The RNA shown here (Bacterial large signal recognition particle RNA) has 269 nucleotides and comes from a Solirubrobacteraceae bacterium. It matches the Rfam family "Bacterial large signal recognition particle RNA". Its family is annotated with signal recognition particle, plasma membrane targeting and SRP-dependent cotranslational protein targeting to membrane, signal sequence recognition in the Gene Ontology. It is annotated as a non-coding RNA gene. The organism belongs to Solirubrobacteraceae, within Bacteria. A source record names the gene ffs.
RNA sequence: CCGUGCUAGGCGGGGAGGUAGCGGUGCCCUGCACCCGCAAUCCGCUCUAGCGGGGCUGAAUCCCCUCCCGAGGGGUGAGGUCACGGGGUCGAGCGGUGCCGCGAGCGGCGUCGAUGGCCCGGGUCCCGCGCGAUGUCGGCCCGUGAACCAGGUCAGGUCCGGAAGGAAGCAGCCUUAAGCGAUCGUCGGCAGGCGCAGCGGGAGCUCCCGGACCGGAGUCGCGACCGGCAUCAGCGCCUGGAGGCCUUGCUUCGACGGAGGGUGCACGG
Numbered sequence: 001c002c003g004u005g006c007u008a009g010g011c012g013g014g015g016a017g018g019u020a021g022c023g024g025u026g027c028c029c030u031g032c033a034c035c036c037g038c039a040a041u042c043c044g045c046u047c048u049a050g051c052g053g054g055g056c057u058g059a060a061u062c063c064c065c066u067c068c069c070g071a072g073g074g075g076u077g078a079g080g081u082c083a084c085g086g087g088g089u090c091g092a093g094c095g096g097u098g099c100c101g102c103g104a105g106c107g108g109c110g111u112c113g114a115u116g117g118c119c120c121g122g123g124u125c126c127c128g129c130g131c132g133a134u135g136u137c138g139g140c141c142c143g144u145g146a147a148c149c150a151g152g153u154c155a156g157g158u159c160c161g162g163a164a165g166g167a168a169g170c171a172g173c174c175u176u177a178a179g180c181g182a183u184c185g186u187c188g189g190c191a192g193g194c195g196c197a198g199c200g201g202g203a204g205c206u207c208c209c210g211g212a213c214c215g216g217a218g219u220c221g222c223g224a225c226c227g228g229c230a231u232c233a234g235c236g237c238c239u240g241g242a243g244g245c246c247u248u249g250c251u252u253c254g255a256c257g258g259a260g261g262g263u264g265c266a267c268g269g
Stems, first nucleotide, its partner, number of pairs: 001269006009057003012030004020046005034054005063262006072253011084240004089233001093235002095232007105222005116214002119211005124203006130196003134191007142181003150175004158167003
C1' cells in the first nucleotide's frame, strides 16, 4: 500500500418556549434525512443526555474537533408611525352648526299700470244676542199610591126621636195628596273647548278676494362667493403610549455550506 472480516461512531441539525436542569413530542428555521411504540396541565432521563425494540452503514464524501460564512430565532437601546388614553385653546388654524351683513346670479309680477298710498265691502279675531242641537234638573201628561189621623157616596150596624125624620160613620166603590215608578211626548230653567251662509257691536291692516281713486316704474323671492358674531373638542396642538408596524445600533444562539485537522482492531498478500 492492497484485500477480507469487525469495532467506536453515524443514520439529521438548530432557535424560541417549557423545565431545577437536559433531551423528546408540539411551534418555527434549515432542506431531504432508516422503521415501529411513547408523550402537554406530557414522556424519558440526572450531567452531556430522549427511552424501548428492530434494521442499515462503518474508519472516511460519510465519524470527531477547530475556524469562516450565515438562513433564521432571542435580548436590549434609539427614532418614526398607527391604534388607543388624557389635557387644553376657538383673540394661530382647518372643519361642523346657527344668526347677521354684502351681494354676482337666477326666477316671479309689472306701462294690458306694478310696489306703494287712501277708502269701501268681505274674510280673520274678540264680545253680546238670537236660533238649533246636546246634556242635566224641574213641571205637566201616564201608571201606582191612605186600616184610622184625606174627600165623596156610605149597605149593614150604632145613636137621638112617640113618629115623621135626623146625626156620626166602618167595610166596599170612586177620587186624590205626599211619595214611588215609567217615559221622553211637551213646557220651562241651567251649562259649555257644540253648530249656524242669523243679528248687532268692536279690534286690526298680518292674510286673501273684489271694487273705486291717486300716482307713474320698479318691486318681490331665492341666493353662490366673501366678511362678521356666537357655539361645538371632529381634525390639527400638548402629553402618555407597556400594544401593532417600519428603520437602525449593540449583543447572543446558530441550520445549510466552505476550509483545515484528527480517529481504530484482527488476519492474509